Predicted 3D model of a 96-nucleotide RNA (Glycine riboswitch aptamer) from Candidatus Propionivibrio dominans. Model confidence (mean pLDDT): 79 of 100.
């Protein structure tokens, strides 16, 4: 420095509408119909976050190179119940 574990690791709407229906519950020998019915599929709006990743500005750094640089801006992506993501850090191993 990288590469595995492994522990910690922030903010912000389970938003609002329309569609479809898994499921539920009904009819009905069945095939199959109706009803309700999505934080989850689809799709559209509004609002609001920055710590995957992008992009910009720039303290500097390097010493001229195809240069390098933020936890700053921006929010294009990506998120806003939990989970999962998570930049940054910690410890052990291995390896340069």
């Nucleotide at each position: 420095g990288c590469g595995a574990a492994u522990g910690g690791g922030a903010g912000a709407g389970a938003g609002c509408a329309g569609g479809u229906a898994a499921u539920a519950c009904g009819c009905g020998c069945a095939a199959g119909c109706g009803u309700c019915a999505a934080u989850c599929c689809c799709c559209g709006c509004c609002g609001c976050c920055g710590a995957a990743g992008g992009c910009g500005c720039a303290a500097u750094c390097c010493a001229c190179c195809c240069g390098g640089a933020a936890a700053c801006g921006c929010u294009c992506a990506g998120g806003c119940a939990a989970a999962a993501g998570g930049a940054c850090c910690g410890u052990u191993c291995g390896u340069g």
The sequence was found by an Rfam model in a public genome assembly.